[in-house]
C1' cells in the first nucleotide's frame, strides 16, 4: 500500500426566535348538577401562565418466539404444525454461545435441511448390455470350425464405452486371460483399551460371505415441542335499529298442586375435531344473522426494559449495588429561520517526500448529509444504508 475477512461505535452539536403534539402544576369563563344560597362537584368546551418531554438502528420485512386480551372455569386424547449433531444460555424460539463432524477457501474465515435407508412404500428420466438383486455392448483368454471375412462353445469383469452413480480404490504378485484370487495400505463392518459431560477422537485386534447402491429439501419412522383467534384483541359509556329459531319428556323430594330443588333423556352453545366438564332450555331467557356515529373513554406505556459499577463464566449470559424515567398520536405531532462549530466538495499558498501522498493556513460553495417515521409492548433473525475504530489473513513495494 492493494485485496479479502471478523468485530465494535455513532447516526451530526450549541444558542436564539417563531410554530406543532403531549405531560404536570395553577388561573379564568361557558355548561350541567347539588346546595344550608356562602359555595361545592364534575364530563365536555374555550382562553391563559409556569416547568419538563417529544422516533430508529434498523421504527422496515411480518420470518420466528413471547408478554397481554378474549373464547373460558377448564381437563384429556387425536389431529395439525414446528424443530432434528453435542453441551449450555434464555421468559421462549427455528435465536444466541461454545464445541464435534462434513463441505468451501492459499488463508484469515465462511456454510450445513447435521436423527433413521436392516419397519414399510415410492423414485433413480435419457443414455447404456445392465440402475435390486443383477448384467456382458466392445474387448481379453482358451477351444473347435473356417470360403481366412469370420462363426460357434467355454471362461472373464482387470481395459474401453454409456451415465450423476455400474457391486469397493491404489499398487504388487498370481493367472490361459482375469477377478479380494492372495498380500500391503486406504475405505467398509465388528470388537477391546484410553481421552472427553457429550457429539466424537486416538490406538490396537478381527473379518475377503466385505451378498444390503443412492434418495427422507420424497411419503414415512423415531425423539421433543405445540388449544384457537388476535390491539381492527378486548372493556366501559352514550346514541340509533332489526330479523330468524328454540323455549321439550319422564322420575323423585318438599308442598297450600303453583313455584322451587335434584336426576335421566333430548335440543342448543362453549375460537381445529372428539370426549369429559360447564352454561341454557319452567316467560324470563338461550342461540344465530345484521348493524348507526369521521361517537367518546380505557386498553396506551414502569418494561423478562435502559445506563453504570462490581462479581461468576472461554462465551452467550447470570447475580448484586446504585442511577434515571426517556413518544403515546388517532387522518395521524417534533417544522422553519439565523449564527457559530463540525462535516463534505473545489481551487490557492507554504512546508515535507523519489513518488503516491501527508501536514498547516486561508477562500468559495453545500449541509438535517446515507437508509429512512412509532401506533400494544418486548427478545431475535433478515433486508437497506453513511462515517469512523480495532483485530487478524494473503499479495506487492521499501527499510
Nucleotide at each position: 500500500u492493494g485485496a479479502g475477512u471478523a468485530g465494535g461505535u455513532c447516526a451530526a452539536g450549541u444558542g436564539a426566535u417563531c410554530g406543532c403534539c403531549g405531560g404536570u402544576c395553577g388561573g379564568g369563563g361557558u355548561c350541567g348538577u347539588c346546595u344550608u344560597c356562602g359555595g361545592g362537584c364534575g364530563a365536555a368546551c374555550c382562553c391563559u401562565g409556569g416547568c419538563g418531554g417529544g422516533a430508529g438502528g434498523a421504527a422496515a420485512g411480518u420470518c420466528c418466539g413471547g408478554g397481554c386480551u378474549c373464547c373460558g372455569c377448564g381437563g384429556g386424547g387425536c389431529g395439525u404444525g414446528g424443530u432434528g449433531c453435542u453441551g449450555g444460555u434464555u421468559a421462549a424460539c427455528g435465536a444466541c454461545c461454545a464445541g464435534u463432524c462434513g463441505g468451501g477457501g492459499u488463508g484469515a474465515c465462511c456454510c450445513g435441511a447435521a436423527g433413521g435407508a436392516a419397519a414399510g412404500u415410492g423414485c433413480c428420466a435419457c443414455a447404456g448390455a445392465a440402475a435390486g438383486c443383477a448384467a456382458a455392448c466392445c474387448g481379453c483368454c482358451g477351444u473347435g470350425g473356417u470360403u481366412c471375412g469370420c462363426c460357434g462353445c467355454g471362461g472373464u469383469a482387470a481395459g474401453g464405452g454409456u451415465g450423476a452413480a455400474a457391486g469397493g480404490g491404489u499398487g504388487c504378485g498370481g493367472u490361459a486371460a482375469g477377478a479380494g484370487c492372495g498380500c500391503a495400505c486406504c475405505g467398509g463392518g465388528g470388537g477391546g483399551c484410553a481421552g472427553g459431560u457429550g457429539a466424537c477422537u486416538g490406538u490396537c485386534c478381527c473379518c475377503g460371505u466385505c451378498a444390503u447402491g443412492g434418495u427422507a429439501a420424497a411419503c414415512c419412522c423415531c425423539a421433543c415441542c405445540u388449544g384457537g383467534a388476535g390491539c381492527a384483541a378486548g372493556a366501559c359509556c352514550g346514541u340509533g335499529u332489526c330479523g330468524a329459531g328454540g323455549u321439550g319428556u319422564c322420575c323423585c323430594g318438599c308442598g297450600c298442586u303453583g313455584a322451587c330443588g335434584g336426576g335421566a333423556c333430548c335440543c342448543g352453545g362453549g375460537u381445529g375435531c372428539c370426549c369429559c366438564c360447564c352454561c341454557g332450555g319452567u316467560a324470563g331467557c338461550c342461540u344465530c344473522g345484521g348493524g348507526u356515529c369521521a361517537g367518546g373513554u380505557c386498553g396506551c406505556u414502569g418494561g423478562a426494559g435502559g445506563g453504570u459499577c462490581g462479581u461468576g463464566g472461554c462465551a452467550a449470559c447470570g447475580c448484586g449495588g446504585c442511577c434515571a424515567u426517556u413518544g403515546g398520536a388517532u387522518g395521524a405531532a417534533u417544522g422553519a429561520u439565523c449564527a457559530c462549530a463540525g462535516c463534505c466538495c473545489g481551487g490557492c499558498u507554504g512546508g515535507g517526500g523519489u513518488g503516491a501522498c501527508c501536514c498547516a493556513g486561508g477562500c468559495g460553495g453545500g449541509u438535517g448529509g446515507a437508509c429512512a417515521g412509532a401506533a400494544c409492548c418486548c427478545g431475535g433473525c433478515u433486508u437497506a444504508u453513511g462515517a469512523c475504530c480495532u483485530g487478524g489473513u494473503c499479495g506487492g513495494g521499501g527499510a
Model confidence (mean pLDDT): 75 of 100.
Bacterial RNase P class A from a bacterium, 399 nucleotides, folded computationally.
Its Rfam family is "Bacterial RNase P class A". By type it is a ribozyme.